[in-house]
Context: one part of a larger RNA
RNA sequence: UGACGGGGGUCCGCACAAGCGGUGGAGCAUGUGGUUUAAUUCGAUGAUACGCGAGGAACCUUACCUAGGCUCGAACAUUAUGUGCUAUAUUGAGAAAUCAGUAGUUCUUUCGAGACGCAUAGUGAGGUGCUGCAUGGUUGUCGUCAGCUCGUGCCGUGAGGUGUUGGGUUAAGUCCCGCAACGAGCGCAACCCUUGUCCUUAGUUGCCAUCAUUAAGUUGGGGACUCUAAGGAGACUGCUCCGGCAACGGAGAGGAAGGUGGGGAUGACGUCAAAUCAUCAUGGCCUUUAUGCCUAGGGCUACACACGUGCUACAAUGGCAGGUACAAAGGGUAGCGAAGCUGCAAAGCCAAGCCAAUCUCAAAAAGCCUGUCUCAGUUCGGAUUGGAGUCUGAAACUCGACUCCAUGAAGCUGGAAUCGCUAGUAAUCGCGCAUCAGCCAUGGCGCGGUGAAUACGUUCCCGGACCUUGUACA
Numbered sequence: 001u002g003a004c005g006g007g008g009g010u011c012c013g014c015a016c017a018a019g020c021g022g023u024g025g026a027g028c029a030u031g032u033g034g035u036u037u038a039a040u041u042c043g044a045u046g047a048u049a050c051g052c053g054a055g056g057a058a059c060c061u062u063a064c065c066u067a068g069g070c071u072c073g074a075a076c077a078u079u080a081u082g083u084g085c086u087a088u089a090u091u092g093a094g095a096a097a098u099c100a101g102u103a104g105u106u107c108u109u110u111c112g113a114g115a116c117g118c119a120u121a122g123u124g125a126g127g128u129g130c131u132g133c134a135u136g137g138u139u140g141u142c143g144u145c146a147g148c149u150c151g152u153g154c155c156g157u158g159a160g161g162u163g164u165u166g167g168g169u170u171a172a173g174u175c176c177c178g179c180a181a182c183g184a185g186c187g188c189a190a191c192c193c194u195u196g197u198c199c200u201u202a203g204u205u206g207c208c209a210u211c212a213u214u215a216a217g218u219u220g221g222g223g224a225c226u227c228u229a230a231g232g233a234g235a236c237u238g239c240u241c242c243g244g245c246a247a248c249g250g251a252g253a254g255g256a257a258g259g260u261g262g263g264g265a266u267g268a269c270g271u272c273a274a275a276u277c278a279u280c281a282u283g284g285c286c287u288u289u290a291u292g293c294c295u296a297g298g299g300c301u302a303c304a305c306a307c308g309u310g311c312u313a314c315a316a317u318g319g320c321a322g323g324u325a326c327a328a329a330g331g332g333u334a335g336c337g338a339a340g341c342u343g344c345a346a347a348g349c350c351a352a353g354c355c356a357a358u359c360u361c362a363a364a365a366a367g368c369c370u371g372u373c374u375c376a377g378u379u380c381g382g383a384u385u386g387g388a389g390u391c392u393g394a395a396a397c398u399c400g401a402c403u404c405c406a407u408g409a410a411g412c413u414g415g416a417a418u419c420g421c422u423a424g425u426a427a428u429c430g431c432g433c434a435u436c437a438g439c440c441a442u443g444g445c446g447c448g449g450u451g452a453a454u455a456c457g458u459u460c461c462c463g464g465a466c467c468u469u470g471u472a473c474a
Base pairs, nucleotide, nucleotide: 001474002473003471004470005469007468008467009466010465011464012463013462015458016457019421020420021419022418023417026312027311028310029309030308031307032306033305034303035302042053043052064298065297066296067295068294069293070292076124077123078122079121080120081119082118083117084116088103089102090101091100092099093098106115107114108113126287127286129285130284131283135281136280137276138275139274140272142270147186148185149184150183151182152181153162154161155160166177167176168175192264193263194262195261197233198232199231200230201229202228203227207222208221211220212219236258239252240251241250242249243248314414318373319372320371321370322369323368324367330361331360332359335354336353340349341348342347380411385406386405387404388403389402390401391400427450428449429448430447431446432445433444
């Protein structure tokens, strides 16, 4: 100087407390461990692995296993020599890759050759093989915590200190006052995006107050309103009062919004030899008729068990049936697909429109109204299993989703323990997108609808910041 303390002081955080809803019990989905296996490819492992890499494993993917094949090789460049093929069609063998055979014999030309292809021999191959403890790059975490440093000066023999400590204040090393310090940098804040109010400009595909018109903003018409999207205004403790040297704090007015208005992006010096050689790049090592490459089938989907993360429930604030209302944000041409018809349905047939503020996916659901069920393993719950189908795709056996009929398991609110959340939040309800032929999505990322309770307080648990003290630690 740090680090640590079941030392002290000050302070903060859904850290506790106060509340609300869960997990832990059940069934299923998914990941992991273990076990099994020819193989169950590899990585991730307290917090910071475990619905993680994977934003989509039937083949492919695919790296694993078994079997069949290849060796300048599956791709590309180039040198030399030889050759004229190749594409295509077809026969046989084969699981295919491939092998053998038949037909086919290119184009330009100055006839030297060139283009293109094949064969042989080289030069550079290839490797998801090892080492993340050789590395770059990227990422997690402490932590959006308020810290981490430098120049000059001063102090100290020196390590180093001072500044950065102190008194206040703040979300903040934020600002003020003081001070052997005076300044500065990286962080904080602001500048960026979005949302909340108003104004201006612009009215088509959007809108409809007034005037006509219609089944319908449908059409004429209109730019007021909504909305769209470009520019601007607006919030700064600016104003008033109180406290204070000041910074600032408290109360109030006006205002759509008030003291960082809400949300996002943004992550200092560093820590964990943290993660990744399997995104990529790369040193070294290893391999080269194989640890490379092609192909078929299988596996990654196994199952006495254990754990994590979720979904659905155990019901009446509910289930079922009928009627009826209101979103936002997105996607669409190898696509979205209306209306009509067929089918109980998944879906099919036909087919309008749309490269989309125009057409379409599209029905929002919870909600509201009416009826029914009456506390039961039930009209709760839906696992499991049998049968019949639809769709995608060469192909759904291993191993897809969906529909219909039948079947109707466990489960009556969950031990010790443990998690999330402070407001348009939790809880609850549906909608969309990426990946994608299809889908094991209950996952991930977004969108809106309905919409709470509680916070006395900081003694305690956990993590962190500053000052101080002790130390057999560095």
This is a predicted structure of a 474-nucleotide part of an RNA (small-subunit ribosomal RNA, 3' major domain) from Capitulum mitella. The prediction has a mean pLDDT of 83. Lineage of the source: Eukaryota > Eumetazoa > Cirripedia > Thoracica > Capitulum. Rfam family: Bacterial small subunit ribosomal RNA.